[in-house]
Molecule: small-subunit ribosomal RNA
Organism: hydrothermal vent metagenome
């Protein structure tokens, strides 16, 4: 620090996901040791049991028992002493308000920080003063009696105090009044007057005094007590600032805000009360709701931030829930009280008791969190003079890998690279120096032994000294020596002996992300954080081997921060990706020109205080190290204080003119409102002329018209809109504005001077305007036209087209408030190259002037530099560079939704979520592909022609069906006379049956055999096979053996079994189309582009020219074969012009001319001429030539596409079979037959059939062969045998044609199917199932519907000939020649293709993509008659305990009075009143759960209906609105171009 994921690829936007760190965690697997920490996050749920707050006898009174000793005894027991002034209990003091727990409540001065208190208190502690005097009456304990189950209570009697009460004294205390002073609400000084205290105890002593051993009322000392000042500590209260979310919470408030009097408090204060006034808070967020203890800190982060608030520390709140006070220095009190409530327990049913959110522990809840331990040894706390007691605070131990840190599980050597495992190309590789083996070491653990520190005090004993004192006493203080005290724990630590001995797992291995193979599985089982794996070769599932990572842990899950600049202060955006408000005016607010002065709020610098400790950071130190702990420092960005600075901002004052505005003089304009006027057109009405149609469409029909339309002429009526001018012209803020005239009126521009003097910009709320549609009321209504009716179209047509037609469109008044309200671009100001057009104005020069040119300004367009941008593009009219203000955005869907609120008459508008779901959605550009887009061009593509197919019969292939089997493959073109250039057996792969099992063929090894194998014959059998007989008795040798053959065994053969979607090779197709690419350079962020596009031209990316390209490769062309002309060479088997001969046959002599053969050459190149063209390439025409523009034909097939075809040609991975899916044999089948299709043959006839006669080919084949002559047969053929290994011989007669004859339009003398009979040939065999011949038979068929095929010249058509395969079998295939046409205007259309361009939502690419209803399943949500919780408000009822107030005839020890009785004073029970918790009644609000039914939404593998959108998507699409319709949608009106 980044990475993966949208695409065919690219850049961008944007979300999702991952790698990091962390945790009070949990879960899974695993687990050796130690140290230090941490451990109910859930039910503030309920709690058994024990413990957690007592202490003081030196405050007080009382005061046991057991036991022991002793005495007595009636032997039952009793007394005394001791126990012991002990225990228990009581009065009294201090403590119990700390410590410990929890986080429910609380959005608050609760907390944090900083101030204030002149508005306050503070027990114990310290310090400084002053005092500590004199009296009194009670009461608990105890005892007696009574009530009660208990808890507990009542009454009589006795008694003490540091308990309680009275008196005295007292001040710098408190209060009143007076005077003075200051800073002042409240303070200070002085005076006056009034009021308020107390308690003793321990120890010692005898100096004084009294009694006189000694004690005390005396003295000393210590601790107490009272009062006052100060301090310290702690607390209360107040204030500034900071501190969650929701505006779908916008108004809240009556003690409310303030004042006066009174009350209350330690203290200010509406804190409370009476009266008076009517205020107070709030968009800088009041009120309400939801959530939450706050902080130091903790986690993360580079930081700013974000999240969090366990442990530790500070603080607040709470103590079963609610309320209340009492005591006290302090509480409204966790282990106190009272009351109400719920719950639990006891009960004798009458009543009582209780509060673990203390430590342990239990139940429950939960994914989940420990021992009913030890000790007060240390630290700290309470009480005490002290010893000491108490202390679940605390110190320790126990449990838990919960976390952090440390250590170990061994180290060195060791190759036969062991065995085993795994993989393998079978060679080997790997596990792997790993192991074994050998040499060492011994941490930790286990075992044995030794053994700390934490401990110093208090206190006790001793010594020395000091002050106090009458005192050498007591006590106190200082110093010093000694003694006592350890839960942990015989622990840490150290040592001895033994022995590698006791100690490794978990996750991962497709990419991100380090790490790869085999097997199994076969879209199954499963994995998955994201992308995604799995449908037979899975590095992604499962197992294994191997590897990678971490390690006593490793993974998973959850949560937080990070990455995320993905809420952007640091640090983002808004033309098209999400995002500029429809537009103006303007309030608050924010921001604001130039100069000067003052001030010092902001700002900046310094000082002081604070910012607790701990933590983080730095330095040092202590545990063997580390974690951990200790010490010191730094930091703590903050707040307050104070001093200073004054540039900038603010504030105040003064001034200025450039921003802004005013005045004056002119200008342009569909700017707005009202009134009036005008002509053209449409429709209607009247009249005339006139006659059969008009109208409408792609074509029609509905419609109108003989009752006279349309057309035409004249007249009239009405409403709406204003042609031309008209223009990227003008005006307006936007919406918008268009005939002419008048009236009223807004804005704007130019020029010039004068004036005001910052008056400005923006603008949350607010307010006004705001197309069309729509709404209300009243008018109006010509045309147009949602809805509606009809006609067409169509599979349908709720549409597009046509004929009609109502709201509406128009006016007035009022609503609505939305649009693609768009420049998809908020407003203002400033700056930053230019060029060019249009509109309005001004100036200047020239001119008489118009006007041109120039300068300047306002507005409106185009092009373009820098710059910006993801790109497209923008570019002085910015999307550039800056400043200010406003609005808005934060993945897609859900959702222009729901609920709530608000506005509206309604339609609806504005505001505006969530659940759930997806991993994308999107922008721009690129390359393709596609378009019922465009341009150019080509092709038997159409057209023009000729002949077919589709109808018939037959042949053949296919489908289907059938079958035991009808083997398999091929399926649009590009399967279907295809593989198959030839299925009777064989072929043959299929079926039935019969056999074989190392096999029919191949290789190796081991053993055995040598009369082997082979050959002949016999039996059985359908054959294969089985059985048997006869005959012969292998070759080489170095004698070891080898070869060969057979049998047995074993490796292994064999498979036309599967997968052509695992493959090679070969092939088809686009297509013989003209294309497909590369190097370097250049352009672009990039995919890519350029080149290859453009202008011409060509059959051609063929060539020329131009050009940021220059070159090159594969294709094209050429080179090759064949054919057409000529020459040369060569003449046999071919040829024969001339010469001779002839049996008249090139037959012979001969010839080498010709034809021909087959070799070598020539020839054609746009070479020549003319024209066109850019003077080019080239094209057109011409000449010459056998041939002319590629002469004709062939071979030749670029990069690639179709997972095209083939595992059955061959090869081959994997899988499968192995007495069978192998192999042999016989028979059958592939030849079936209702039917459908393809390809052919023969025909339907006279351009013909038949009969007779007569010509002319080419190219092939032939020895297992072709087969002549001749003979036989009607014929197929048979006999025969010459010749020929072929220019020699044979197949071999070419046929159509031509000549003559016949038939005469008919199912025929056409046509030949079918069938019967008789034959021939091949072959082992012709039944299933061959071909041919002869005789007889003589079917359909009279030119073929929709549709469809081939062909452009020696072509189509037509005629025959040959060959391959082959024993035989050809209408097929492949070749050959003979005869030999027609037509092409042309490129609109159909099909296919090429190039350029355009659009795209397509990219498995239009056989694409994709929308909505309906049906089914699941999911979450809304509405809903209601039902049911919870919370809150208001009114009223009722009102416990308790404070306060009143009363107090009952009751009352202390004081006063009185001899007493009594009275007084002061209280008090009770009662009354105010307030008030819980509760009740009634009515509302908020919020949650649930609800028959209902609504839309989302998701789902192949459901139904259509085809809306993407191409001109077949009616351009979209926006707003209104109506309509199964649905997507359609239509009207206005708008936009996306």
């Nucleotide at each position: 620090a980044g990475a993966g994921u949208u695409u065919g690829a690219u850049c961008c936007u944007g979300g999702c996901u991952c790698a990091g760190a962390a945790c009070g965690a949990a879960c899974g697997c695993u687990g050796g040791c130690g140290g230090c920490g941490u451990g109910c996050u859930u039910a503030a749920c309920a709690c058994a049991u024990g413990c957690a707050a007592g202490u003081c006898g030196a405050g007080c009174g009382a005061g046991a028992a057991a036991g022991c000793g002793u005495c007595c005894u009636u032997c039952g027991g009793g007394g005394c002493g001791u126990u012991a002034g002990u225990a228990c209990a009581g009065c009294g003091g201090c403590g119990a308000a700390u410590g410990g727990g929890u986080g429910a409540g609380u959005a608050a001065c609760a907390c944090g920080u900083g101030a204030g208190u002149c508005a306050u208190c503070u027990a114990c502690c310290c310090u400084c003063g002053a005092g500590u005097u004199u009296g009194g009456g009670a009461u608990a304990a105890c005892u007696c009696g009574c009530c009660g189950a208990a808890a507990g209570g009542c009454g009589g009697g006795c008694u003490a105090a540091u308990a309680c009460c009275g008196g005295a004294u007292a001040a710098u205390a408190u209060g009143u009044c007076c005077c003075g002073g200051g800073g002042c609400u409240u303070c200070c000084g002085g005076g006056u007057u009034a009021u308020c205290a107390a308690a003793g105890a321990g120890c010692g002593c005898c100096u004084c005094u009294g009694c006189u051993u000694g004690c005390a009322a005396g003295c000393g000392u210590u601790c107490g007590c009272u009062u006052g000042g100060g301090g310290a500590u702690g607390a209360g209260c107040u204030c500034g600032c900071g501190c969650a979310c929701c505006a779908u919470u916008a108004g809240c408030u009556u003690g409310u805000u303030g004042g006066u009097g009174g009350g209350g408090u330690a203290a200010c204060g509406g804190c409370c009360u009476a009266c008076c006034a009517a205020g107070g808070c709030a968009a800088c967020g009041a009120u309400g709701g939801u959530u939450a203890g706050c902080u130091g800190g903790u986690c993360u982060g580079a930081g700013a931030g974000g999240a969090u608030g366990a442990u530790c520390a500070g603080u607040c709140a709470c103590a079963c829930c609610g309320g209340a006070a009492u005591u006290g220095a302090g509480a409204u009190a966790c282990g106190g009280u009272c009351c109400g409530g719920a719950c639990u327990c006891c009960u004798a049913c009458g009543g009582g008791a209780g509060g673990c959110a203390g430590c342990a522990g239990u139940g429950a809840g939960g994914a989940a969190u420990a021992u009913u331990g030890c000790g007060c040894a240390a630290u700290g706390g309470g009480c005490g003079a002290a010893a000491g007691c108490c202390u679940g605070a605390c110190g320790c131990a126990g449990c838990a890998a919960c976390g952090c840190c440390g250590c170990g599980u061994g180290g060195g050597g060791g190759a036969u690279g062991a065995a085993g495992g795994c993989c393998u190309u079978a060679g080997g590789g790997u596990u792997g120096u790993a192991a074994a083996c050998u040499c060492c070491u011994u941490u930790c653990g286990a075992u044995c032994g030794g053994a700390a520190a934490g401990a110093a005090a208090c206190c006790c004993c001793g010594c020395a000294g000091a002050a106090c004192u009458a005192a050498u006493a007591a006590g106190u203080c200082u110093g010093u020596g000694g003694g006592u005290u350890g839960a942990c724990g015989g622990u840490a630590c150290c040592g001895g002996g033994a022995g590698a001995a006791g100690a490794a797992g978990c996750c991962c291995c497709g990419g991100c992300u380090a790490a790869c193979u085999c097997u199994g599985u076969g879209c199954c089982a499963g994995c998955a954080g994201c992308c995604g794996c799995g449908g037979u070769a899975a590095u992604a599932c499962a197992g294994a081997g191997g590897g990678g990572g971490c390690a006593a842990g490793c993974g998973u899950u959850g949560u937080u921060c990070g990455g995320a600049a993905u809420u952007a202060u640091u640090g983002g955006g808004c033309g098209u990706a999400a995002a500029g408000g429809g537009a103006g005016c303007g309030u608050a607010g924010g921001c604001g020109g130039c100069c000067g002065a003052a001030u010092a709020a902001g700002u900046c610098a310094g000082u002081g205080g604070u910012g607790a400790a701990a933590g983080c950071c730095c330095g040092g130190g202590g545990c063997u190290u580390a974690a951990c702990c200790c010490c010191g420092g730094a930091a703590g960005u903050g707040c307050c204080u104070u001093u200073g600075a004054u540039a900038c901002u603010g504030u105040u004052c003064g001034g200025c003119u450039u921003g802004a505005g005013u005045a004056c003089a002119g200008g342009a304009g569909a700017g707005g409102a009202g009134a009036g006027c005008g002509g053209a057109a449409u429709u209607c009405c009247c009249a005339g002329u006139g006659u059969a149609g008009c109208g409408g469409u792609g074509a029609a029909a509905u419609g109108c018209g003989u009752a006279g339309a349309u057309a035409u002429u004249g007249g009239g009526a009405a409403g709406a809109a204003c042609a031309c001018c008209a223009g990227c012209g003008g005006c307006g803020a936007a919406g918008g504005c268009g005939g002419c005239u008048c009236u009223c009126u807004g804005g704007u521009c130019u020029g010039u001077u004068a004036c005001u003097g910052a008056c400005g910009c923006u603008g949350a709320g607010g307010u006004u305007c705001g197309a069309a549609a729509g709404c209300u009321a009243g008018g109006g209504g010509a045309g147009c036209a949602a809805a509606c009716g009809g006609g067409a179209u169509u599979a349908g047509a709720u549409a597009c087209c046509c004929c009609g037609g109502u709201a509406g469109u128009c006016c007035u008044a009022g609503c609505c408030g939305u649009a693609a309200a768009c420049g998809a671009u908020g407003g203002a100001c400033a700056c930053u190259a230019g060029g060019u057009g249009c509109a309005g104005g001004a100036g200047u020069u020239a001119u008489u002037g118009a006007u041109c040119g120039c300068u300047u300004u306002u507005g409106u367009g185009c092009c373009a530099a820098a710059g910006c941008u993801a790109a497209c593009g923008c570019a002085u009219u910015a999307a550039g560079u800056g400043u200010c203000c406003c609005g808005c955005c934060u993945g897609g869907g859900g959702a222009u939704u729901a609920c709530g609120g608000u506005c509206g008459c309604a339609a609806g508008g504005c505001u505006g979520a969530a659940a759930c779901u997806c991993a994308a959605a999107g922008g721009a550009a690129u390359u393709g592909a596609c378009g019922g887009g465009g341009g150019c061009c080509c092709g038997c593509a159409c057209a023009a022609g000729c002949g077919g197919u589709g109808g018939a019969g037959c042949a053949u292939g296919u489908g289907g069906u059938u079958u035991a089997a009808u083997u398999c493959g091929a399926c649009g073109c590009a399967a279907c006379g295809c593989g198959a250039a030839g299925a009777a057996c064989c072929u043959u792969a299929c079926c039935u049956g019969g056999g074989c099992u190392u096999g029919a063929a191949c290789u190796g090894u081991g053993c055995a055999u040598g009369a082997a194998a082979a050959g002949u014959c016999c039996c059985u059998g359908a054959a294969a096979g089985g059985g048997g007989a006869c005959c012969u008795u292998c070759c080489c040798u170095a004698c070891g053996g080898g070869g060969u053959a057979u049998g047995c065994a074993u490796a292994g053969a064999g498979g036309u079994g599967c997968u052509g979607c695992a493959u090679g090779g070969c092939u088809g197709u686009c297509g013989u189309c003209a294309g497909c690419u590369c190097g370097u350079g250049u352009c672009g962020u990039g995919a890519g582009a350029u080149g290859u596009u453009g202008g011409g031209u060509u059959a051609a990316g063929u060539c020329c020219c131009g050009c940021a390209a220059c070159g090159a490769g594969c294709g094209c062309a050429a080179c090759c074969c064949u054919u057409g002309c000529c020459u040369c060479u060569a003449g046999u088997u071919g040829c024969c012009a001339g010469c001779g001969g002839u049996u008249c046959g090139g037959c012979c002599g001969g010839g080498a001319a010709c034809u021909u053969u087959a070799g070598a050459g020539g020839g054609a190149c746009u070479g020549c001429c003319g024209g066109u063209g850019a003077u080019a390439a080239a094209c057109c025409g011409g000449a010459g030539g056998a041939a002319g523009g590629u002469g004709g034909g062939g071979a030749u097939g670029a990069c690639g596409u179709c997972a095209a075809g083939u595992c059955c040609u061959c090869a081959u991975g994997g899988c499968c079979c192995u007495u069978a899916c192998g192999u042999c044999c016989a028979g059958g089948g592939c030849u079936a037959c209702a039917c459908a299709c393809g390809u052919g043959c023969u025909a339907c006839a006279a351009u013909g059939g038949c009969c007779g006669g007569u010509a002319c080919a080419a190219a092939g084949g032939g020895u297992u062969g072709c087969c002549a002559a001749c003979c036989c047969g009607u014929g197929a053929g048979g006999g025969g045998g010459a010749g020929c290994u072929a220019a020699u011989c044979c197949c071999a007669g070419a046929a159509a044609a031509c000549c003559g004859g016949u038939c005469u339009u008919a199912g025929u003398u056409c046509g030949g199917a079918u069938u019967g009979g008789a034959g021939u040939c091949u072959g082992c065999a012709a039944u299933u199932c061959g071909a041919c011949u002869c005789c007889a038979u003589g079917a359909a068929g009279c030119u073929g519907g929709a549709a469809u095929c081939g062909c452009u010249a020696g072509u189509a058509a037509u005629c025959g000939u040959g060959g391959a395969u082959c024993a035989g079998c050809a209408c097929g295939c492949c070749a050959c020649g003979g005869u030999g046409a027609a037509u092409a205007c042309g490129u609109u259309c159909c099909c296919g293709g090429g190039c350029c361009u355009u659009g795209u939502a397509c990219a498995c690419a239009c056989c694409g993509c994709c929308c909505g209803u309906c049906a089914c399943a699941c999911c979450a949500c809304g509405a809903a008659a209601g039902u049911u919780g919870u919370u809150u408000a208001u009114a009223c009822c009722a009102g416990a305990a308790g404070u306060c107030g009143g009363u107090g005839a009952g009751c009352u020890a202390a004081c006063c009075u009185g001899u007493a009785a009594g009275g007084g004073a002061a209280g008090u029970a009770g009662c009354c009143g105010c307030c008030u918790a819980c509760g009740g009644u009634a009515u509302g609000g908020g919020u949650g759960a649930u609800g028959a039914u209902u609504g839309g939404g989302g998701u789902g593998a192949a459901g139904u209906c259509g085809u809306a959108a993407c191409a001109a998507g077949g009616u351009a699409g979209c926006c707003g609105u209104a109506g309509g319709g199964g649905a997507a949608c359609c239509u009207g009106c206005g708008g936009c171009u996306g």